[in-house]
């Protein structure tokens, strides 16, 4: 210096241009003599940070950022 990937909820990943989910965690009932399991409900998100394309971006296209790998 060059190059490739990666960022999304407290955590760990998912979403083929058309409503951002799951699972664990936290709170609540239930269920028990408690208390674990277990069954149900709830809450938390500017999709890394701008731009831009599009009727519509988390997705596409560019820059930065931050981090992991390859040449040299």
């Nucleotide at each position: 210096a060059g190059g490739u990937c990666a960022a999304u909820a407290a955590u760990u990943c998912a979403a083929u241009g058309g409503u951002a989910g799951a699972a664990u965690a936290a709170c609540c009932c239930a269920c028990u003599c408690a208390u674990a399991a277990u069954g149900g409900g709830u809450u938390u998100g500017u999709u890394g940070c701008g731009u831009g394309u599009u009727c519509a971006a988390a997705u596409c296209a560019u820059g930065c950022u931050u981090g992991a790998c390859c040449u040299a």